The RNA shown here (transfer RNA) has 71 nucleotides and comes from a Patescibacteria group bacterium.
Lineage of the source: Bacteria > Bacteria candidate phyla.
Rfam family: tRNA. Rfam classes the family as a transfer RNA. About the family: Transfer RNA (tRNA) molecules are approximately 80 nucleotides in length.
Model confidence (mean pLDDT): 85 of 100.
[in-house]
RNA sequence: AGGGCUAUAGUUCAAUGGCAGAACGGUGGUCUCCAAAACCAUUAAUGGUAGUUCGACUCUACCUGGCCCUG
Numbered sequence: 001a002g003g004g005c006u007a008u009a010g011u012u013c014a015a016u017g018g019c020a021g022a023a024c025g026g027u028g029g030u031c032u033c034c035a036a037a038a039c040c041a042u043u044a045a046u047g048g049u050a051g052u053u054c055g056a057c058u059c060u061a062c063c064u065g066g067c068c069c070u071g
Base pairs, nucleotide, nucleotide: 001070002069003068004067005066006065007064010024011023012022013021018054025043026042027041028040029039030038047063048062049061050060051059
């Protein structure tokens, strides 16, 4: 320099173009002599900018970060 893959919650992962979810974690509560466990509630996300579409996490282009390949 060229090419490929990838980016969703604090973490690990889902989501036929049609309501963004789960587990763990955090916080509060119930229970307990206290704590753990259990249970209930709550917390919090689509890397960025455009395009296509009635509608985009999903399709397209570019940019950014990470990983890999070629030279």